[in-house]
Context: one part of a larger RNA
RNA sequence: CGUUGGAAAUUUGAGUGGAGCUGUCCUUAGUACGAGAGGACCGGGAUGGACAUACCUCUGGUGUACCAGUUGUUCUGCCAAGAGCACCGCUGGGUAGCUACGUAUGGACGGGAUAAGCGCUGAAAGCAUCUAAGUGCGAAGCCCCCCACAAGAAGAGAUUUCCCCCUGAAAAGGUAAGACCCGUGGGAGACUACCACGUAGAUAGGUCGGAGGUGGAAGUGCAGCAAUGCAUGGAGCUGACCGAUACUAAUCGGUCGAACG
Numbered sequence: 001c002g003u004u005g006g007a008a009a010u011u012u013g014a015g016u017g018g019a020g021c022u023g024u025c026c027u028u029a030g031u032a033c034g035a036g037a038g039g040a041c042c043g044g045g046a047u048g049g050a051c052a053u054a055c056c057u058c059u060g061g062u063g064u065a066c067c068a069g070u071u072g073u074u075c076u077g078c079c080a081a082g083a084g085c086a087c088c089g090c091u092g093g094g095u096a097g098c099u100a101c102g103u104a105u106g107g108a109c110g111g112g113a114u115a116a117g118c119g120c121u122g123a124a125a126g127c128a129u130c131u132a133a134g135u136g137c138g139a140a141g142c143c144c145c146c147c148a149c150a151a152g153a154a155g156a157g158a159u160u161u162c163c164c165c166c167u168g169a170a171a172a173g174g175u176a177a178g179a180c181c182c183g184u185g186g187g188a189g190a191c192u193a194c195c196a197c198g199u200a201g202a203u204a205g206g207u208c209g210g211a212g213g214u215g216g217a218a219g220u221g222c223a224g225c226a227a228u229g230c231a232u233g234g235a236g237c238u239g240a241c242c243g244a245u246a247c248u249a250a251u252c253g254g255u256c257g258a259a260c261g
Stems, first nucleotide, its partner, number of pairs: 001152001005163007015149004021049007033038001051106005059100004066093005071086006110144003117137004164261001165174003178256004182198005203249003206245005212238003219232005
């Protein structure tokens, strides 16, 4: 821009893409078969590999604004307690998120038409013949079924709901339903888009409470010559997690947008 009034939502599916794999074991059954050795079809069940998708409850990884330990050095006047630098200085752990080595799920079942092949009926050709007329079965393959996208499918579809004023001769303008700009943001994200919210408000931050993490803070007291230990006390600190709460910021505003088609 189009889809022939303007909008919001829910959809149909022409079409397109994806998926499509397979082992072992048990049973049927040591049965059929076979002198024996050996050893099934068909059917039923279990458990794997690789691949794919989703997710983070569990097991782990990472986790540079979380916690603790510790070395050297400089500084905060000194002690104590801390801060900076040294690969995040090094080391031990670790929330959220992201992840696989983790968890879950999938290939199925079924239908249609067939290939090779196997048939039925059957003439040409009094017989025979699956084929010439007719007709049946038959594959991991083909078309559906399964998953995703999809009305720019210009053949532009369908359904539901909302709007139906004014000025003007017209053009145009102010508006409606609705949308955008703008702002706070993330489950979204390169930008855009998408989604949530904008005081009639929990959208983000802060604060408070909790979870989780770390692992016993500082100060003080006690014991010890001291290093250090114990008590106060599952202490102190704590990023993303879960809630509550308008304290802060989403203020005030601006723009577009039909005329019964």
Molecule: large-subunit ribosomal RNA, domain VI
Organism: uncultured Peptostreptococcaceae bacterium